[in-house]
C1' cells in the first nucleotide's frame, strides 16, 4: 500500500520547550495568545494492563450515500460510504 476480520453513544492530563494553527475530507459547527500543531518529560485509561500498541474537548463533533417514519424542510431511525485502531492474509 492493498485485502479481510472485529471495534468505534464507555474510558483518561499536568509540566517543560515552542510560537500559530488544529479537530482525516467537503460543509458545518467547535478548540486554540486564559497559548494551536510538533517535540521532550511525568503521569492515566484501553474487561488483566506485566511486554507490545493505540489513545487522554465535544458520539469517529455533527452531517455527506440510499432507504423507512413523522412533520414541514427539520427531526428520529435503519443500512451504506469514509475515517481511526487492532489482528490476519497478500
Nucleotide at each position: 500500500u492493498u485485502u479481510c476480520u472485529a471495534u468505534c453513544c464507555a474510558g483518561a492530563g499536568a509540566g517543560g520547550u515552542g510560537g500559530a494553527g488544529g479537530g482525516a475530507c467537503u460543509g458545518g459547527c467547535c478548540c486554540u495568545a486564559c497559548g494551536a500543531a510538533a517535540c521532550c518529560u511525568c503521569g492515566g485509561c484501553a474487561a488483566a494492563a506485566a511486554c507490545g500498541u493505540g489513545c487522554c474537548a465535544a458520539u469517529u463533533c455533527c452531517a455527506g450515500c440510499a432507504g423507512a417514519c413523522g412533520a414541514u424542510u427539520c427531526g428520529u431511525c435503519u443500512g451504506g460510504g469514509a475515517g481511526a485502531u487492532a489482528g490476519g492474509a497478500a

The RNA shown here (SAM riboswitch aptamer (S box leader)) has 90 nucleotides and comes from Paenibacillus bovis. Model confidence (mean pLDDT): 82 of 100.